[in-house]
Predicted 3D model of an 85-nucleotide RNA (c-di-GMP-I riboswitch aptamer). Of the family's consensus pairs, 84% are formed in the model. The sequence was found by an Rfam model in a public genome assembly. Its mean pLDDT, the model's own confidence on a scale to 100, is 79.
RNA sequence: AGACAUGAAGGGCAAACCAUUCGCGAGGAUGGGGCGCAAAGUCACCGGUCUUGGGGUACAGCCCAAAGAAAGCGGGAUUGCCAGU
Numbered sequence: 001a002g003a004c005a006u007g008a009a010g011g012g013c014a015a016a017c018c019a020u021u022c023g024c025g026a027g028g029a030u031g032g033g034g035c036g037c038a039a040a041g042u043c044a045c046c047g048g049u050c051u052u053g054g055g056g057u058a059c060a061g062c063c064c065a066a067a068g069a070a071a072g073c074g075g076g077a078u079u080g081c082c083a084g085u
Base pairs, nucleotide, nucleotide: 003085004084006083007082012037013036017032018031019030020029021028022027035072041078042077043076045075046074047073049069050068051067052066054064055063056062057061
């Protein structure tokens, strides 16, 4: 320096829920909280999901493109800490 599988001591992240706040909304931010996480770091590239307004239709529904959301749905890309071999 590269690879590998395993682990979570030091340390890291933080679901639901609550408060404040931003957004039409999905959701975001900050604080509390802690279900979990070895990439629960980053990226909407693929599939899927969700929202908004619009269009189509045989209308409790389904389909279409657009603009958005989520990386803690799966896959992929990319970067990386500690201990061990």